[in-house]
RNA sequence: GUUUGAUCCUGGCUCAGGAUGAACGCUAGCGGCAGGCUUAACACAUGCAAGUCGAGGGGGAACAGGAGGCUUGCAUAGAUGACGACCGGCGAACGGGUGCGUAACGCGUAUAGAAUCUGCCUUGUACAGGAGGAUAGCCUUUAGAAAUGAAGAUUAAUACUCCAUAAUGUAGUGCUUCGGCAUCGGAACACUAUUAAACAUUUAUGGGCAAAAGAUGAGUAUGCGUCUUAUUAGCUAGAUGGUGAAGUAACAGCUCACCAUGGCAACGAUAAGUAGGGGUCCUGAGAGGGAGAUCCCCCACACUGGUACUGAGACACGGACCAGACUCCUACGGGAGGCAGCAGUGAGGAAUAUUGGGCAAUGGAGGCAACUCUGACCCAGCCAUGCCGCGUGCAGGAAGACUGCCCUAUGGGUUGUAAACUGCUUUUAUACAGGAAGAAACCUAUCUACGCGUAGAUAGCUGACGGUACUGUAAGAAUAAGGACCGGCUAACUCCGUGCCAGCAGCCGCGGUAAUACGGAGAAUCCAAGCGUUAUCCGGACUUAUUGGGUUUAAAGGGUUCGUAGGCGGUUAAUUAAGUCAGGGGUGAAAUCCCACAGCUCAACUGUGGAACUGCCUUUGAUACUGGUAGUCUUGAGUUAUAUGGAAGUAGAUAGAAUAUGUAGUGUAGCGGUGAAAUGCAUAGAUAUUACAUAGAAUACCGAUUGCGAAGGCAGCUCACUAAGCCGAUAUUGACGCUGAGGGACGAAAGCGUGGGGAGCGAACAGGAUUAGAUACCCUGGUAGUCCACGCCGUAAACGAUGAUUACUAGUUGUUGGGGUUUAUCUCAGUGACUAAGCGAAAGUGAUAAGUAUCCCACCUGGGGAGUACGGUCGCAAGGCUGAAACUCAAAGGAAUUGACGGGGGCCCGCACAAGCGGUGGAGCAUGUGGUUUAAUUCGAUGAUACGCGAGGAACCUUACCAGGGCUUAGAUGUGGUCUGACAGCUUUAGAGAUAGAGUUUUCUUCGGGCAGAUCACAAGGUGCUGCAUGGUUGUCGUCAGCUCGUGCCGUGAGGUGUCAGGUUAAGUCCUAUAACGAGCGCAACCCCUAUCAUUAGUUGCUAACAGGUUAAGCUGAGGACUCUAAUGAGACUGCCUACGCAAGUAGAGAGGAAGGUGGGGAUGACGUCAAAUCAUCACGGCCCUUACGUCCUGGGCUACACACGUGCUACAAUGGUAUGGACAAUGAGCAGCCACUAUGCGAAUAGGAGCGAAUCUAUAAACCAUAUCACAGUUCGGAUCGGAGUCUGCCACUCGACUCCGUGAAGCUGGAAUCGCUAGUAAUCGGAUAUCAGCCAUGAUCCGGUGAAUACGUUCCCGGGCCUUGUACACACCGCCCGUCAAGCCAUGGAAGCUGGGGGUGCCUGAAGUCGGUCCCCGCAAGGAGCCGCCUAGGGUAAAACUGGUAACUAGGGCUAAGUCGUAACAAGGUAGCCGUACCGGAAGGUGCGGCUGGAACACCUCCUU
Repeated sequence: GUUUGAUCCUGGCUCAGGAUGAACGCUAGCGGCAGGCUUAACACAUGCAAGUCGAGGGGGAACAGGAGGCUUGCAUAGAUGACGACCGGCGAACGGGUGCGUAACGCGUAUAGAAUCUGCCUUGUACAGGAGGAUAGCCUUUAGAAAUGAAGAUUAAUACUCCAUAAUGUAGUGCUUCGGCAUCGGAACACUAUUAAACAUUUAUGGGCAAAAGAUGAGUAUGCGUCUUAUUAGCUAGAUGGUGAAGUAACAGCUCACCAUGGCAACGAUAAGUAGGGGUCCUGAGAGGGAGAUCCCCCACACUGGUACUGAGACACGGACCAGACUCCUACGGGAGGCAGCAGUGAGGAAUAUUGGGCAAUGGAGGCAACUCUGACCCAGCCAUGCCGCGUGCAGGAAGACUGCCCUAUGGGUUGUAAACUGCUUUUAUACAGGAAGAAACCUAUCUACGCGUAGAUAGCUGACGGUACUGUAAGAAUAAGGACCGGCUAACUCCGUGCCAGCAGCCGCGGUAAUACGGAGAAUCCAAGCGUUAUCCGGACUUAUUGGGUUUAAAGGGUUCGUAGGCGGUUAAUUAAGUCAGGGGUGAAAUCCCACAGCUCAACUGUGGAACUGCCUUUGAUACUGGUAGUCUUGAGUUAUAUGGAAGUAGAUAGAAUAUGUAGUGUAGCGGUGAAAUGCAUAGAUAUUACAUAGAAUACCGAUUGCGAAGGCAGCUCACUAAGCCGAUAUUGACGCUGAGGGACGAAAGCGUGGGGAGCGAACAGGAUUAGAUACCCUGGUAGUCCACGCCGUAAACGAUGAUUACUAGUUGUUGGGGUUUAUCUCAGUGACUAAGCGAAAGUGAUAAGUAUCCCACCUGGGGAGUACGGUCGCAAGGCUGAAACUCAAAGGAAUUGACGGGGGCCCGCACAAGCGGUGGAGCAUGUGGUUUAAUUCGAUGAUACGCGAGGAACCUUACCAGGGCUUAGAUGUGGUCUGACAGCUUUAGAGAUAGAGUUUUCUUCGGGCAGAUCACAAGGUGCUGCAUGGUUGUCGUCAGCUCGUGCCGUGAGGUGUCAGGUUAAGUCCUAUAACGAGCGCAACCCCUAUCAUUAGUUGCUAACAGGUUAAGCUGAGGACUCUAAUGAGACUGCCUACGCAAGUAGAGAGGAAGGUGGGGAUGACGUCAAAUCAUCACGGCCCUUACGUCCUGGGCUACACACGUGCUACAAUGGUAUGGACAAUGAGCAGCCACUAUGCGAAUAGGAGCGAAUCUAUAAACCAUAUCACAGUUCGGAUCGGAGUCUGCCACUCGACUCCGUGAAGCUGGAAUCGCUAGUAAUCGGAUAUCAGCCAUGAUCCGGUGAAUACGUUCCCGGGCCUUGUACACACCGCCCGUCAAGCCAUGGAAGCUGGGGGUGCCUGAAGUCGGUCCCCGCAAGGAGCCGCCUAGGGUAAAACUGGUAACUAGGGCUAAGUCGUAACAAGGUAGCCGUACCGGAAGGUGCGGCUGGAACACCUCCUU
C1' cells in the first nucleotide's frame, strides 16, 4: 500500500533497508587491496607437484677434463670430478586438495589419566669387545611383444646373524617406608632370570647403543552442549553385568569360554530424512533468525569396497595385495592406470581464471657443508566479482543566441551559464629521463675475545617481481559517462503513436480513441564507472510473542468428570546450602569485532598495544527467598452428630384422563380432509352416540428467568435402596491442597446386534393434490424406528459459542433454600435483571467478569484444497480419533455506520383500491409502430417516461433515402475591397431536366444604391460517426415533502444529533417536549386568470330614462345608470361564536358573507436518480470523406402489405334516425386575406361585387325546443367499399390530394381474458375557433364556450410514494447476491491390475587377499619359510518380507477458466426460518424423520428492572 459505499478491528499478501564466492542486461577511464567450479566425490590427454645422502657400501654406465698407448681416431686404466641403476640410512604419516560419509565423544567446552606411547630436538649419565654366513648390483645363459622375470657364478656395507659386557631397563619373589581418590600409587634394599651397539673421515667432526628427564606430537575416558519427523513407541543377544583368559602402547565385551538376565526409552529409545563441526560471517535496538566461501583449528576421505605390511607414527592422495566398475596397450598368451596436488581438457551448468616466472624472501626434506628438491610459498597474467581512492576540468560569459520540445501560439516557457567566446589549471592518459625499499643470513676472507671450538666485528657474494612503485620534464581541455526510473507506495510530467490490440506489472492495478501506468520524444529525478534485473538470507513481522500475542461473536476452551506422572502450593521456629548472590584462581588458541596509536600521499588494507570473548571448571563466603530434612499451628482441605429443601439416581408397585381396537345397542347418509380438492372410510350401516372389554405410550392442571444434577439430563402418585448440596453450633485430623499430559468412567438424538413389545406418531415407500416440472412443502395411508431388557456406538449449535481453582474490587432491585431478629431488617449458599469504575474493535461485559492478580491444563497462527488423502488405531457396521501436501486466491473474516431492498412491521397520503359514470379490448375506417417486402421503403424515439411521438400539415419542393445524368476553389453562401454595366429578361435549338448552344440589345434608379458578372483576400462543405467526450434543452420519480449547512454536543471512527418523540397539517405546516441553537434550498405566500363589489374612463362596446326613426334593427341625437371593456383598489384572516385541546389546531349543513378554511384554475419543479432523450433544431471536442460521405437536376421512395400492437373516429340505433320550423355562445383569425350581398349551378363551386388591416367588416353555432314520420328490421340504423360524373388548389392530383352529386350499401345488433380515464361546472355529450398551410389525407394537436350528472361505507387488499423501526451474505444496491449436478479446456493430487528403480536389514549357499591358530614329508645350521588345514571377512548368488521412489490402462474427488445446460438450495419471515448431529431417500442444489441451538422475523401475553 492492499478486504469496505465509507469506518474501526482481526488477518494475510506486497514494498522501501542491509548482505552475497553470485549470475544476466546495458555501459565502461585509471589505480590499490582482496576474491574467483556453490553444479558432476563426473571422466581425464600432457607437463610438473618428494626426494636426498659418495662424509654408509659394491662400484664407477652416459658426461667432463687430464694421463699414458699408438694404427690420429680408436682402445686402456676408477687414480679423479660429477654420478645413472643397485644395497643401505633418513624422509615419504609433513606440506597441498576435497566435504563423499558421519547425528557420532565427530566437533565445541571443561576435566581425568593411580590406564598410555612418542622418530628427529634439548639436558645430563654410562657404553661401543669379538665372530660369522649371505644378498642386490656386475658377469654368463635363458623365457616373454611388453610389463616382468628365471637359472648359474661371484661380491660389499652404518644391511643381517651369533657370542660377550651391563643398569635407575624388563620380568618375578621377599622386605621396609611414605602417600592417596576405591581398585591402589611413589621410594629404598636384596635375590633370580634376561636384553645393546657401527662405523665414516678431508682428523675439524659427524654418526651409533642403553636408560632417565624435558619438550613436541599422538592415542584413551568422562560431564555438559550439538538439526527435523511420534503419520517412527517400543529397542537390544556381545545385547547389560560378573569370573577367567586372549589381545593392545594403553583401559574396556575390544575378543573368547562359562554364569546371571539385564540395559535403553515419553526428560523421546529405536527408525527415517538431512547434514562435516567450531572460531567466525550476514542481519537485528536487543533477544533472536539465517549461513559455515576465502583465513585459522579439529575430523573424514583419496576410482568403489576389503585387507594387512613397513615404520616412532599409516591401515598410508602421487606405497603393497585382493575383489569390482571404467579407461588404455597387446604379437590375444598377457599387462598398465587412478589430478577431491598446480596448470590444463572434455562434460555438466546461469556461472568461476594461465598447460606463466622464481626458489630472491618465508617455511619444509635430506646433507658436515656447499648444495639439491619444493605447483608449499613469493610474484606476474585474466575477470568491474567485491571494497576503497582518483579523474572525466575550473572561473567568467544573457542577444537569456540557434536547433529541439511544450503552450492559452503576432507572444511566451524550457533545454540554460548550458553552448559559442575569453582566461586559468594539468590530477590522469601520452612521450622522454632518473629510479628504490624488500638483503639479512648461510658461505668466503680478515680481525677480536676466550683459546685444540664457539661467540662477535668488518668487508665481499645473492632480486623472480622489475627498469615495477616513486620522482622530474614537455605539450595541450587536450585521453575519459552511463544506467535505471518518473500513477500511488516513491524523489521526478508533458506531447505524439497505439486503441482490452501491442504491451506493462513488486502490490494495488494500467490499456476498449483525448493513457503523467504500453512504445517513442523532450524535460525532470536518483545513483554513478557503474546502474538495473533475477536468486537467496535477515529485517520491517509483536506474523510463533522469553523479552513480546491470543481463544463470547474475528482462527482458537477438550462434551463432562475422576485421577497417574508432572507443574504449582498455607502459618511458625530450627538445620542444610542444591538453586540464588558476592570475592579469588584456571581456562576461554591466533585471526575476527571494538578502542587507541602507527605504516602505505588518504582510504580500503596492514601492524603494535589494550579491552572484550556475556562461557565452562574450581575455591572461599552470605542465607532473605525457593528447594531438602525433621518439628509446630489452624484459617485451606477433610471427618462426626443434629436440622433442612429438591422433576438427583436405580429398582418395584399403582392411578386417572385421552387415543386406538374389539363386542353389543341407538341411528342414517354421509364422514374425513383442504387455500380449494382428491386419494381414503361408508348402505356388508361408517361418522356421531351409549355401555363393557383390551392394549401400549405419555403424565393436563400445579408450572414459575422455579428446583436438582459434573455434564448429557430429570416432571402423575407411592415404597425400598443410594448419592450430592446447603445452614447453624461444636468436636476432631493437621496442609492431607489446586490443576492434570497419557489413562479410566459417564455421555441427547439418530444408528447397530439379540430377544420382547407395538396404542399414537412416523424416515423410507404408495397414492391424491400443487406445479412448467415437484423425487418437496399440503392431504390419505404406512414400514423401520420411537417403548422394555442386555450389549455396542461416542458424536451434536454436547452453547453461557465464555476450561478448572483461589483471592480482591462501588451499588440498586426481584426470587429459591437455611439461620438470626427488637418484624425496621441482617446474614450464608444459589438463581435473575439493571448499572459504577475498569475492560473491550465494537456489540457488550460488569462480584455468576469478558475487571485486577495467582497457578495448572487444552487450543489458535490468512482463505480454499480439508477435517479431505495416505498411514495408524478403535468399531459388527455406519463411522469415530489422529491428520497432511501439491495446487490456487489477495483476500476470507468480526463489529458497527449510511443507504437500498424484503412475498418484515407500524403510521400516513394519492382516482391507488373501493363506490359510481363513460370507454378500450370485438367491427369498419384514420393514424403511429413492429415485422415483412423493396433499388429505396431516410433517420431518430422502445416498460412506466416510445408507438395521432420529433412532424403545428411528405404530390414536386420539403428530403436527409434510391436509380440515372451533371459539376469540382468552384456550386450555393457570407464579409471586405476593386472593376464592369451588362448579366438578367425575351425568342429559339438539343435534352427528362440540370445544363449547353444560338439570336435579340430594353438597362432600373429617388443617383444613396439595388442587381448581376469578373477579380482579389478570408471562411470550404458534410442531416457522416460518437448523446458513453460535451453545452444547451427536455422527460420521469413528483408539486412528492423532502435535501442540506454553521457552531455546539455524543462516538476511537464511518457517522449521529439537529431532521427524533407526543400532537397537528395539503406540507420538515405549526405547537409542545428536547444537547441542541440557528440558518439555507424546497412548502406556503408574493405573480396571472376567474368568482363579488367599489372608484376612474366611455369607443368601434351598452341602451334604463328623454327625443327622432325604420318592415325590423342603439339605426340616430343623447346618456354612463346597467351589461361590458381595462386600469386601480376593497374583500377571506379560523377574524367572530360554541365545543374539545397546554398549545398548534380540529369540529359545527354556526353566524355574517359573492366567496370559508391553500375559494377554483394556471405559471412556478429543491438536493438528486435513470451514463434516461436529443451530435437530425442549434452549438461544440475528437475521428472520418474531399472529382465525394460535398453539391445540382429528373424520376421514384418515405403512402409498399400475409400479419401483430398502440392511439383515435364512426357506429351498432327509438334517451334514436330523417324532414320542416324556431332559440341561445365564447375564444380566436383575416389583405397573394376574410368575404357580406346578388346571379348561375341539385351541389362542391363559379361569375360579379360592398365592407374590413378590424370591440366597427366577415363566419346559420350544435346539442336543445316544437311538429311530423319511421316501430325493432341488418332497418328510413350504419356508412365502408366500388362504379360514374364533377368542383377547387397547384408546372403536375398516375403512383399520391380534398370536396360535391348520382348510384352501390360491407362489417357491425354493445364486444373474451384483460385494461383505461374521471371527485364538479368535473365525467359524459354538443358544436365553434386557431396554428401549420397553394391544397390537404385534421377523425390529430391546442384552445373556446353550450347542456350537465352519479358516487366515495371506508383503507383489508392491488399500484406508487413519504416517515419511523427491523433483518440482510445486497452497495453496479433484488433486474442484487448466490448453490450444486452435467458439458468443455487446463493444472496438480489420491486409488489402481501391472511394469520398473533405490537404499537398508534378515536367512541360506559360496567365498579372494589377509591377520591369527594348527600342522609340517619339503628348504634352511638355526631363526624361519613355502605348502596344507581351520576361524573370520569384502564381494557374489539365492529366498521371503518390509521401506521408499518413478511410471500406468482405468478411476475418484479437487482447483482454475467474460458471456454453455438444468434447476433456484442460501442471504429479507429468501417466499416451507435457518443451522448442528444422525438415519433414509432423490438428476442436482437438496428433502424428510428424531433430538438439539438461536447465530430466527413478526404478533400477542406475562414477568422483571432503570430514570
Record summary
The RNA shown here (small-subunit ribosomal RNA) has 1507 nucleotides and comes from an uncultured prokaryote. It matches the Rfam family "Bacterial small subunit ribosomal RNA". The coordinates come from a structure-prediction model, not an experiment, and the mean pLDDT is 82.